SAM riboswitch aptamer (S box leader) from Aliicoccus persicus, 104 nucleotides, folded computationally. The RNAcentral record of the sequence draws on MGnify. Its mean pLDDT, the model's own confidence on a scale to 100, is 83. Its Rfam family is "SAM riboswitch aptamer (S box leader)". Rfam's curators write: The SAM riboswitch is found upstream of a number of genes which code for proteins involved in methionine or cysteine biosynthesis in Gram-positive bacteria. The organism belongs to Aliicoccus, within Bacteria.

[in-house]
RNA sequence: UCUUAUUAAGAAUGAGUGGAGGGACUUGGCCCUUUGAUACUCUGGCAACAGCUCUAACGAGCGAUGUGCCAAAUCCAACAGUUUAUGUAAACUGAAAAAUAAGA
Numbered sequence: 001u002c003u004u005a006u007u008a009a010g011a012a013u014g015a016g017u018g019g020a021g022g023g024a025c026u027u028g029g030c031c032c033u034u035u036g037a038u039a040c041u042c043u044g045g046c047a048a049c050a051g052c053u054c055u056a057a058c059g060a061g062c063g064a065u066g067u068g069c070c071a072a073a074u075c076c077a078a079c080a081g082u083u084u085a086u087g088u089a090a091a092c093u094g095a096a097a098a099a100u101a102a103g104a
Stems, first nucleotide, its partner, number of pairs: 001104007012043001014042004021032003026078004044070003049066002051062004074097001079094006
């Protein structure tokens, strides 16, 4: 980089370092943050993609291992379409982008 699958569920008021921005990028909104965020380390936990067990299969179970994750729907929208409404807006569907896993 490509393919496939999933993304409204779940899980930290923990300890330490550190000291200003952070929520992927751009724009707009909204939110978190000196009552110390984001980040990093440790500890704890969640989930079940791979994995393991059972099964003819569908599927069920487990959580030792490789990952992943632990504010808010992937925080929301942006592009296309449909419906309602009619300068504004709302709901829904799909796409794009992103994240994660497995494979190439």